A computed fold for a 541-nucleotide part of an RNA from a Pseudomonadota bacterium, annotated as large-subunit ribosomal RNA, domain I. The organism belongs to Pseudomonadota, within Bacteria. The RNAcentral record of the full RNA draws on ENA. Its Rfam family is "Bacterial large subunit ribosomal RNA". Rfam links the family to the GO terms ribosome and structural constituent of ribosome.
Context: one part of a larger RNA
RNA sequence: GGCACACGGGGGAUGCCUAGGCGUCAAGCGCCGAAGAAGGACGUGUAGCGCUGCGAUAAGCUGCGGGGAACUGCGCUAGAGUGACGAUCCGCAGAUGUCCGAAUGGGGAAACCCGGCUGGGGGAAUGCCCAGUCAACGCAUGAUGAACCCAUAGUCAUGGCGUGGGGAACUCGGGGAACUGAAACAUCUAAGUACCCGGAGGAGAGGAAAAGAUUCCGUGAGUAGUGGCGAGCGAAAGCGGAGGAGCCCAAACCUGACUGGCUACGGCUGGUUAGGGGUUGAAGGACCGACAACAAGUGGAAGUUGGUAGUGGAACGGUAUUGGAAAAGCCGACCGUAGAGGGUGAAAGUCCCGUACACGACACUGACAGAAGCGGGUCGGGAUCCUGAGUACCACGGAGCACGCUAACUCAGUGGGAAGCAGGGAGGCCCACCUCCCAAGGCUAAAUACGCUUGACGACCGAUAGUGGACAAGUACCGUGAGGGAAAGGUGAAAAGGACCCCUGUUAGGGGAGUGAAAUAGAACCUGAAACCGUGUGCUU
Numbered sequence: 001g002g003c004a005c006a007c008g009g010g011g012g013a014u015g016c017c018u019a020g021g022c023g024u025c026a027a028g029c030g031c032c033g034a035a036g037a038a039g040g041a042c043g044u045g046u047a048g049c050g051c052u053g054c055g056a057u058a059a060g061c062u063g064c065g066g067g068g069a070a071c072u073g074c075g076c077u078a079g080a081g082u083g084a085c086g087a088u089c090c091g092c093a094g095a096u097g098u099c100c101g102a103a104u105g106g107g108g109a110a111a112c113c114c115g116g117c118u119g120g121g122g123g124a125a126u127g128c129c130c131a132g133u134c135a136a137c138g139c140a141u142g143a144u145g146a147a148c149c150c151a152u153a154g155u156c157a158u159g160g161c162g163u164g165g166g167g168a169a170c171u172c173g174g175g176g177a178a179c180u181g182a183a184a185c186a187u188c189u190a191a192g193u194a195c196c197c198g199g200a201g202g203a204g205a206g207g208a209a210a211a212g213a214u215u216c217c218g219u220g221a222g223u224a225g226u227g228g229c230g231a232g233c234g235a236a237a238g239c240g241g242a243g244g245a246g247c248c249c250a251a252a253c254c255u256g257a258c259u260g261g262c263u264a265c266g267g268c269u270g271g272u273u274a275g276g277g278g279u280u281g282a283a284g285g286a287c288c289g290a291c292a293a294c295a296a297g298u299g300g301a302a303g304u305u306g307g308u309a310g311u312g313g314a315a316c317g318g319u320a321u322u323g324g325a326a327a328a329g330c331c332g333a334c335c336g337u338a339g340a341g342g343g344u345g346a347a348a349g350u351c352c353c354g355u356a357c358a359c360g361a362c363a364c365u366g367a368c369a370g371a372a373g374c375g376g377g378u379c380g381g382g383a384u385c386c387u388g389a390g391u392a393c394c395a396c397g398g399a400g401c402a403c404g405c406u407a408a409c410u411c412a413g414u415g416g417g418a419a420g421c422a423g424g425g426a427g428g429c430c431c432a433c434c435u436c437c438c439a440a441g442g443c444u445a446a447a448u449a450c451g452c453u454u455g456a457c458g459a460c461c462g463a464u465a466g467u468g469g470a471c472a473a474g475u476a477c478c479g480u481g482a483g484g485g486a487a488a489g490g491u492g493a494a495a496a497g498g499a500c501c502c503c504u505g506u507u508a509g510g511g512g513a514g515u516g517a518a519a520u521a522g523a524a525c526c527u528g529a530a531a532c533c534g535u536g537u538g539c540u541u
Stems, first nucleotide, its partner, number of pairs: 001540009015526001016490002020461002022458009031166002039100003042055003046078002049075003061094006070082003105114003115134007136163003139159006170201001171199005181188001185228001215242005225233002246443003249388001253276010281421001283387004287381005297374002303368006310359003316332004321328001333350002335339001341353003393416004398411003403428001423438005477484002497525001500512004
């Protein structure tokens, strides 16, 4: 030095565990903000670092309800206190809520600096302190008021009127790529995707026929089509379901107010504005005539049922067995609308929490439901009037439609430009016939998307897994910044966490002693693999 065996060190795999994740389903719920949000800064405790909570009333204050013996949040302890005159705790409603932040009195290098006005405090007085108020724009109302007489513009005041900013995903609109695919590449594709901007809301969009209500799912169907007929793209009708809901203006006409023109002062004819009227295609309405008091819609009372704390809740003992410990074994019982699950020193229907089942709200609040009230309906006539104009439509060049054009339909650009009910549009060029419908104004629940909460479940993970994050985690750390982004769980049933003694420079480490079932469970703590490093013994060179 090698090999073997034994015993260690080192290391943290493996096993077991779960405080945390992931997913599915169901039910419920869904915006916040000038009454100052989201998010922060700084404070706040008897002592005080981080987290949590809270805001100079600062781990809290008040009221109401629940609850019933302990409590002063988490990681650490001492001290000082609170509580059956009901604390801590849980729910609901309120009060307080520094400074920054849309940030809004002015400024500003966020959390700072400096003011005006009104009222108050203090003071000899200034400084100082407290409360309230002071941004801009839009709208409404009122006042004032140029060029220019009236008027208008403008200006000013008031407003418990609105807007502003935030929001993970979902939604609609305005813009809008490229890599890539086509085995190159240009039409095409990727894709109306990513991304930017704007709007809305718990949903949004769409939607009540110039049609086959709107929306969503399944099917139709990878079909019909489309396509350098390449790569690819890719419907609809119909059928089956979910859900189901319909309405309001403009105009004709009538009335009121203000006002212009003409006037033989009788009036005629316009404009603006408010109210009534009216809303459709078998045309409808105005208008004229006749009848009626029943619809839609609006409105939200009583009521019903949930949510936000909770309450009750059956039935077991023995043991001399094993063990540190009984829930195990043995013996004998009981309950069960409850033998789901978890905990308890091991494996408990009957020990604890629960479970089945049955109850519960002062207060706040969701849903369902829909009373009163408001609101108005029908028939006939067919002379006259009305029924959405730079619109429909056409041309050109585009876009959207699955459709890249012979291209209907929808949309906007440029140019042209109707009819008006004896009217007009559509049925995939176009014409005829036929059928369906009524554009150029508006609103509209539900079924749908996404998320959150609660509950249940899992041939989901079990600490290199599962969220990046089971731990001080979007932390430490890195970066000027946008941004990137970890590692890190387990003593024991219970701290009973090792009094006391010894070694030593020692608060390091160790040896005794003691605790414990166990200390090779001793805090660098369950198990404790391998690499790697030793000690002892044997064999061997």